[in-house]
């Protein structure tokens, strides 16, 4: 540090996913130890047991037993002594406010950080100073009694005390009075008065002094006590200031409410509370309210800012089943304490009673989830005691869980015939793998056995020395000694024994991401964090092999941070990607010109205080290393105080004129609002003229008109709108303003002087104004025109057209408040290249004026440089460089919708969400294709013409159907006389039957054999079977080879599949002018540029410009035939001259220097020549001349690609079959016929038919062939055999045409189908199913609807030969030949195709594209909604507990006072009564969950219906 993922491709924008680290986790495979840590996040849900708070006898009374000893004894027992002043209770004091657990609740009474207290408190503990003095009475406990089941309790009696209470003494305490100083209120210092107002003792030693028997009193230390001061440690109370989550779909809260005066209360300040008085107090810097939360040190991630968490460990707050109270007490409103109320448990004699694990274990139960009812008080620590001690689920340890970090181990070394197995394989071999096995070693860990140490020092106790002190007690101090204490513990550690033995998994391997084969399955099972993989060759599903990666763990889910600059403070945007409020005024706020002074609050420096500790760096050290753990230091980015700096900001004063604004003198305008005028035109009324039509459409109707329109003419009414000027001109903020006057106004600009003195800029909120529509009320109403209404168009037309037409458009008055309200671009200053155009102005030039040219302000435009943008593109009118302020954006779809809340008469507007669902959506640019966009061009495209074809019968060829089988393939053009240039068997790939398995065919190995083969004989349809005869060959010859048959193995074999796994051919765009490359250059970039423009050509064919030069497949030439001439060469060809010859005829000599012709060579045509066009050019028109003229004319040659043709021509991977899907054979079938549909062939006739004469080509074929003359038959043919492997001979007659005759428009002398007879050939074989001759027979058809096809010349048309295949032939078919031979057009509307440029796209499987919407189905979330059910927090009323508080207290009461006592007093208390007061009840709302008959839209879902909105001009932009 980034990657995938939108699109053919690209740049952006933007979501959306990965890599990373974490984690109190959890689930799923798998699991050797150890060390350190860590563990109930869920229901603050309920809990059985055990345990977690005691302690002191040196504060006090009272005091067992068991037992042991031991006297007595009447042997029943008693007694004493020890257990013991022990034990369990009770007075009393100290601790139970710590320690421990939890986060329900709290958004501030919290909690961080800095103050503050001159408004406070503090038990024990420490220092200091003063006291401890005489007194008095209950109560517990204890007896005894009673009530109750029980928990408890009630009389009556007795007593202690460091309990309790009076007195007394006291000031430096408190209260209070008068002074005096300082100060800031209650603060300090001080003097003199008055009040007040304290205690308690104990256990030891001791005997100098007194008393004295022990001991007392006394000394003596030592625990305690009281008041006062003061400290520590520092605890806690209060209070400020700052921070501290979302929510405005929560905008106004709030009466103890702000304040004040008093007073009460309290430890202390205050409305903390009264009681009066005032009306305040908070708040957009977010009050109230609602949700959600313990803060914090820290932890996690991150470069950092930040974001997220608040498990352990520390601080702090909070709470203890809920909820409300106060007692005590230094401290509580108290976890394991008290009252009351409510819910739940549990006892119960039903009367009443008891409980509170969010201490530690453990248990239910909810959960994805979280441990042992363990050992010790050895250590550390707290309560209590003087002190030994006690006691402690604090704590220290073990236990359980890979839950989490560190570590260690599961051995090491050699070992190559690279065993064997697996797997794969091109079969050779790779790999697993030195990996195994095999040798030779170690000995950690875990097992055994032994051994050594830390965690223990204090304190105690027994001894020594020193202080106090009379003192060798006694306490106290020191430790030099000795002694005593270990839960952990079978402990770490060493050390020995044995043996490689006990000890590897789990995830992944298509790209992101390290790793790839095979089989298996076949959009199937599955897979997937995104993209996406599976539909017969899956590196993606699932198994193996093998490989990467981690390792006692490996993966999965969830979370959070990261990455994401995806909420941008660091560090984002807002013209087209999502975002600039329609515009304006203007309120808080936020920002501000220049000079001086002064101030110092922001800022800056410097010093201090704090920022607990642990955490995290660092550096040192302890555990063998780590992890962990100790030491030090730095840090803790903060905050507070202080001392100082003053340049910016900021407050203060004074000043000043550049901003801002006012005065003055022009200007310009569709600026605003009122009132008034005017023409021109539509209409619509009257009249007048005039007749048969007007109108209107792509056409056409409806309409209107003989009642007289329309056309025209006068006159007249009525309402809207303002022609031309007019213009990217002008004004306004903006919506918008256009006939002329006139009033009234708002704003601008320009020039000069003067005047205030920063008055500014923006602008959350609030106000105003705001096109059309649309609303109300009330006028008006000519043209227009939604809605209706009708004609048309259409499949249909509730649309475009057309006739009519109401609302409304217009006024006046009042609403609404939205538009693509657009420069898709907020306002405001300042600066930053030109050029040029337009509007208003004002100087300067000319003496003046005009006209010019110059300067120079304001407005409105277009071109562009820098720059900036993702491009487009902006570019002084910024989207450029800055500041300053405000709105607004955070993937797309749900959706600007729900719901709430506000305005609005409605209509609706403004705020404005979320479930759910996709990986996109989206902007610009780029190349294609496309278009019912455009330009320019071309082609038998069209038009112009000849002929056809669709209509009939026959021929083929297909679908279809039918059949056992009617094999297969080919499908628009570009399948369909196509594969098939030859289906009676064969062929043949299909059926049916019969047989047959190394096979019909090819190779090797192997077992027997011997020719095989022919031939007979039975059998069968036929292959075949079975049997007989009859039998080899060559050599280097026991024996090899060769051949052929036989056995077996390996194999062969298949027209079976897949043309969508493939070559390799072939068809088509198209003989269309295309396609491309290097190198430059331009672009971020995909591309582009060259290849565009201007001509020109069939042509990207040339020239010309030219960021571009060049090149390359094509085109053209180059290659054939063909059309002249020339040489060469003369035979089978020819035959001009000689010369024979015949009815005739190159027939013969002969020539071929001579024509023809053959077949080889060459020549010729290149826009070469001349005119004109043209750009001096490419070219092009037109002429000479030529056989031929501009590519002569044909052919062969097919650029990059396109379109999934063919496994059946061959070839091949892979799959499938192997007594069969392979081979052999007979018969059938490919030829079937309700129906279509293609290519042909004949015809429908007089340009013909027929009959009879008659003449002229080419190109080809031939030996199992062509076959002549010649015989026979009416023929078909048959005989017979000259001649030719061919310029020789034959197939061969060309035919149409001429020349003659006949027929005369008919179903015919047309037309030949179809059928009946009888022949011929060819073939084993013509029955299904061949052609051919005869003779009869004579169908449709009289020129063919819509609609289509071929041609531009030796074409078309028409006439006839010939081959190949092939025995024969359904040939009318294909290739081929050559005779006869037209017509039309010179044009590009328009139909089909095609090339190029340009334009628009939402299309790129590319218009057979994309793609809305309603219906119908399934499924999902969500709104509405009559209700229903529960939650929460409040009000308002009634009740009205416990309990403080005040009042009473006739009833009770020991201390003190009085009193001889009785009484009374002072004090208290039950109790009553009020304020307050939980819970509860009742009411009406509020709000928030669930549910809900029914409606509603919406989102997803390979092929459902119905139209065709939108993207091209989407066909009506």
């Nucleotide at each position: 540090a980034g990657g995938g993922u939108u699109u053919g491709a690209u740049c952006c924008u933007g979501g959306c996913u990965c890599a990373g680290a974490a984690c109190g986790a959890a689930c799923g495979u798998u699991g050797g130890c150890g060390g350190c840590g860590u563990g109930g996040a869920u229901u603050a849900g309920g809990c059985a047991u055990g345990c977690a708070a005691g302690u002191c006898g040196a504060a006090c009374g009272a005091g067992a037993a068991a037992g042991g000893u031991u006297u007595c004894u009447u042997c029943g027992g008693a007694g004493a002594c020890c257990g013991a002043g022990u034990a369990c209770a009770g007075u009393g004091g100290c601790g139970g406010a710590c320690g421990g657990g939890u986060g329900a609740g709290u958004a501030a009474u919290g909690c961080a950080u800095a103050g503050a207290c001159a408004a406070c408190u503090u038990g024990c503990c420490c220092u200091u100073g003063a006291g401890a003095u005489g007194g008095g009475g209950a109560c517990a406990a204890c007896a005894c009694u009673u009530c109750g089941a029980a928990a408890g309790g009630g009389g009556u009696g007795c007593u202690a005390a460091u309990a309790c209470c009076c007195a007394a003494u006291g000031a430096c305490g408190c209260c209070u009075g008068u002074g005096g100083c300082c100060g800031a209120u209650g603060g300090g210092c001080u003097a003199c008065g008055g009040g007040u107002g304290a205690a308690a003792g104990g256990a030891g030693g001791c005997c100098u002094c007194u008393g004295a028997u022990u001991c007392a009193a006394g000394c003596u230390a030592c625990c305690g006590c009281u008041c006062a001061a003061g400290g520590a440690g520092a605890g806690g109370u209060u209070u400020u200031a700052u921070g501290u989550c979302c929510u405005a779909c929560u905008a106004g809260c709030u009466u103890g409410u702000u304040g004040g005066u008093g007073a009460g209360g309290u430890a202390a300040c205050g409305g903390c509370u009264c009681a009066c008085c005032a009306a305040g107090g908070c708040u957009g810097c977010g009050a109230u309210g609602g949700g959600u939360a313990g803060c914090c040190g820290a932890c996690c991630u991150g470069a950092g800012a930040g974001g997220g968490u608040g498990a352990c460990c520390g601080g702090c707050c909070a709470c203890a089943u809920u909820g409300g109270g106060a007692c005590u007490g230094a401290g509580a409103c108290a976890c394991u304490g008290c009252c009351c109320a409510a819910a739940c448990u549990c006892c119960u004699a039903c009367g009443g009673g008891a409980g509170g694990c969010u201490g530690c274990a453990g248990u239910c139960g909810a959960g994805a989830a979280u441990c042992u009812u363990c050992c010790g008080c050895a250590a550390u620590g707290c309560g209590c005691g003087c002190a030994a001690g006690c006691g402690u689920g604090a704590c220290g340890g073990a236990g359980c869980g890979a839950c989490g970090c560190c570590g260690c181990g599961u051995g090491g070394g050699c070992g190559a015939u690279g065993a064997a197995g697996g797997c794969c394989u091109u079969c050779g071999g790779g790999u697993u793998g030195u990996a195994a096995a095999g040798c030779c070693c170690u000995g950690u860990c875990a097992g055994c056995u032994g051994u050594u140490g830390c965690g223990a020092a204090a304190g105690g106790c027994g001894g020594g020395c020193g202080g106090u002190g009379a003192a060798u007690a006694g306490c106290u101090g020191u430790c030099c000694c000795g002694u005593u204490u270990g839960a952990c513990g079978u402990u770490a550690g060493c050390a020995g024994c044995a043996g490689a033995g006990g000890a590897a998994g789990c995830a992944c391997c298509g790209g992101c991401u390290a790793a790839c084969u095979a089989c298996g399955u076949g959009c199937c099972a599955g897979c997937a964090g995104c993209c996406g993989c599976g539909g017969u060759a899956a590196u993606a599903c699932g198994u193996a092999g093998g490989g990467u990666g981690c390792a006692a763990a490996c993966g999965u889910u969830g979370u959070u941070c990261g990455g994401a600059a995806u909420c941008a403070c660091u560090g984002g945007g807002c013209a087209u990607a999502a975002a600039g409020c329609g515009c304006g005024u203007g309120u808080a706020g936020g920002c501000g010109g220049u000079g001086c002074g002064g101030u110092a609050a922001g800022u800056c420096a410097g010093g201090u205080g704090u920022g607990a500790a642990a955490u995290c760096c660092c550096c040192c050290g302890g555990c063998u290393c780590a992890a962990c753990c100790g030491g030090g230091g730095a840090a803790c980015g903060g905050c507070a105080c202080u001392u100082g700096a003053u340049a910016c900001u900021g407050c203060c004063g004074c000043g000043c004129u550049a901003g801002a604004g006012u005065u003055c003198a022009g200007g310009a305008g569709g600026g605003g609002a009122g009132a008034g005028u005017g023409g021109a035109a539509u209409u619509c009324c009257u009249g007048g003229u005039g007749u048969a039509g007007c109108g209107g459409u792509g056409a056409a109707a409806u309409g209107c008109g003989u009642a007289g329109a329309u056309a025209u003419c006068a006159g007249g009414a009525g309402g809207a709108a303002c022609g031309c000027c007019g213009g990217u001109g002008g004004c306004g903020a903006a919506a918008g303003c256009g006939a002329c006057u006139c009033u009234c106004u708002g704003g601008c600009c320009u020039g000069c002087u003067a005047c205030u003195g920063a008055c500014g800029c923006u602008g959350a909120g609030g106000c105003g104004c705001g096109a059309a529509a649309g609303c109300u009320a009330g006028g008006g109403g000519a043209g227009c025109g939604a809605a209706c209404g009708g004609g048309a168009u259409u499949a249909g037309a509730u649309a475009c057209c057309c006739c009519g037409g109401u609302a409304g458009u217009c006024c006046u008055a009042g609403c609404c408040c939205u538009a693509a309200a657009c420069g898709a671009u907020g306002g405001g200053u300042a600066c930053u290249a030109a050029g040029u155009a337009g509007a208003g102005g004002a100087g300067g030039u000319u003496u003046u004026c005009a006209c010019g040219c110059u300067u120079u302000c304001u407005c409105u435009g277009c071109u562009g440089a820098a720059g900036c943008a993702a491009a487009u593109g902006u570019a002084u009118u910024a989207a450029g460089u800055a500041c300053c302020c405000c709105g607004c954006c955070u993937g797309g779809g749900g959706a600007g919708u729900a719901u709430g809340g506000u305005c609005g008469c409605a209509a609706g507007g403004c705020u404005g969400a979320a479930a759910c669902u996709c990986a996109a959506a989206g902007g610009a640019a780029u190349u294609g294709a496309c278009g019912g966009g455009g330009g320019c061009u071309c082609a038998c495209a069209c038009a112009a013409g000849c002929g056809g074809u669709g209509g009939a019968g026959c021929a083929u060829g297909u679908u279809g159907u039918u059949c056992a089988a009617u094999u297969c393939g080919a499908a628009g053009c570009a399948a369909c006389g196509c594969g098939a240039a030859g289906a009676a068997c064969c062929u043949u790939a299909c059926c049916u039957g019969g047989g047959u398995u190394u096979g019909a065919c090819a190779u090797g190995c192997u077992u027997g054999g011997g020719a095989c083969a022919g031939c007979c004989u039975a059998u069968g349809a036929a292959a075949g079977u079975a049997g007989g005869u009859c039998u080899c060959c060559u050599c280097u010859u026991u024996g090899a080879g060769g051949c052929c048959c036989u056995u077996g193995c390996a194999c062969a074999g298949g027209u079976g599949u897949u043309g969508c796994a493939u070559g390799g051919c072939u068809g088509u765009c198209g003989u269309c002018a295309g396609c491309u490359c290097g190198u430059g250059u331009c672009g971020u970039g995909a591309g582009a540029u060259g290849u565009c423009g201007g001509g020109u050509u069939a042509a990207g064919u040339c020239c010309c410009a030219u960021a571009a030069c060049g090149a390359g497949c094509g085109a053209a030439a180059c290659c054939c035939c063909u059309g002249u001439c020339c040489c060469u060469a003369g035979u089978u060809g020819c035959c001009a001259g000689c010369g024979g010859g015949u009815c005739a005829a190159g027939c013969c000599g002969g020539g071929c220097u001579a024509c023809u012709u053959u077949a080889g060579g060459g020549a010729g045509a290149c826009u070469g020549c001349c005119g004109g066009u043209g750009u001096u050019a490419a070219a092009c028109c037109g002429g000479a001349g030529g056989a031929a003229g501009g590519u002569g004319g044909g052919g062969a040659c097919g650029a990059c690609g396109u379109c999934a043709u063919u496994c059946a021509u061959c070839a091949u991977g892979g799959c499938c079959u192997u007594u069969a899907u392979g081979c052999c054979c007979a018969g059938g079938g490919c030829u079937a016929c309700a129906a279509a549909c293609g290519u042909g062939c004949c015809a429908c006739a007089a340009u013909g038919g027929u009959c009879g004469g008659u003449a002229c080509a080419g190109a080809g074929a031939g030996a199992a062939g062509c076959g002549a003359u010649c015989c026979c038959g009416a023929g078909a043919g048959g005989g017979g055999g000259a001649g030719c492997a061919a310029a020789c001979c034959u197939c061969a007659a060309a035919a149409a045409g001429c020349c003659g005759a006949u027929c005369u428009c008919a179903g015919u002398c047309c037309g030949g189908a179809u059928u009946g007879g009888g022949g011929g050939c060819u073939g084993c074989a013509a029955u299904u199913c061949g052609u051919c001759c005869c003779c009869a027979u004579g169908a449709a058809g009289u020129u063919g609807g819509a609609a289509u096809c071929g041609c531009u010349a030796g074409u078309a048309a028409u006439c006839g030969c010939g081959g190949a295949u092939c025995a024969g032939c359904c040939a009318c078919g294909c290739c081929g030949c050559g005779g006869u031979g037209a017509a039309u057009g010179u044009g590009u509307u328009c139909c089909u195709g095609a090339g190029c440029c340009u334009u628009g796209u939402a299309c790129a499987c590319a218009c057979c594209g994309c793609c809305c919407g309603u219906c119908a189905a399934g499924c999902c979330a969500c709104c509405c909604a009559a209700g229903c059910a529960g939650g929460g927090a409040a009000u308002a009323u009634c009740c009205g507990a416990a309990a403080u508080c005040g009042c009473u207290g006739a009833c009770c009461c020991a201390a003190c006072c009085c009193u001889c006592a009785c009484g009374g007093g002072a004090g208290g208390g039950a109790g009553g009564c009020g304020c307050u007061g939980a819970a509860g009840a009742u009411a009406g709302g509020c709000u928030u969950u669930g549910u809900g008959a029914g409606g509603g839209g919406g989102a997803c879902u390979a092929a459902g219906u119905c139209g065709g909105a939108a993207c091209a001009a989407g066909g009506u932009a």
Predicted 3D model of a 1517-nucleotide RNA (small-subunit ribosomal RNA) from a metagenome. The RNAcentral record of the sequence draws on SILVA. Its mean pLDDT, the model's own confidence on a scale to 100, is 83.